RNA sequence: UAUUCGGGGCAUGGUGUAAUUCCAGACCGGUGGUAAUAGUCCGCGAGCGAUUUAGAAACUAAAUUGCUGAAUUGGUGAAAUUCCAAUACCGAUAGUAAAAGUCUAGAUGAAAGGAUA
Numbered sequence: 001u002a003u004u005c006g007g008g009g010c011a012u013g014g015u016g017u018a019a020u021u022c023c024a025g026a027c028c029g030g031u032g033g034u035a036a037u038a039g040u041c042c043g044c045g046a047g048c049g050a051u052u053u054a055g056a057a058a059c060u061a062a063a064u065u066g067c068u069g070a071a072u073u074g075g076u077g078a079a080a081u082u083c084c085a086a087u088a089c090c091g092a093u094a095g096u097a098a099a100a101g102u103c104u105a106g107a108u109g110a111a112a113g114g115a116u117a
Stems, first nucleotide, its partner, number of pairs: 001117005012024003026102002028091002030044004039089002047067009071087005093105003
């Protein structure tokens, strides 16, 4: 430099005119790091804003920048907030006949980053 890859998940039941959104319960876990394997440790990405510059503006592009969730106890061990056991906790925006981590949409997108040549 080129090509390519790059996010999973409400079974079953209750109430109701109406809910995969409420209730019981079920299920899911991007990416780099690490003395040892991580949703909850240290970072990054996604998401929502702000500023500056360029264009007449709408707005678009680039750069810079702000905000951004959650874990304890015990055990093993040389070493683990990562393994084993137990009990917890967390999850953008917009939409909806009713409030969403799981449905639909932006997204056949973008990106952290990985692989190959």
Annotation
This is a predicted structure of a 117-nucleotide RNA (FMN riboswitch aptamer (RFN element)) from a pig gut metagenome. The model forms 100% of the base pairs in the Rfam consensus. The coordinates come from a structure-prediction model, not an experiment, and the mean pLDDT is 82.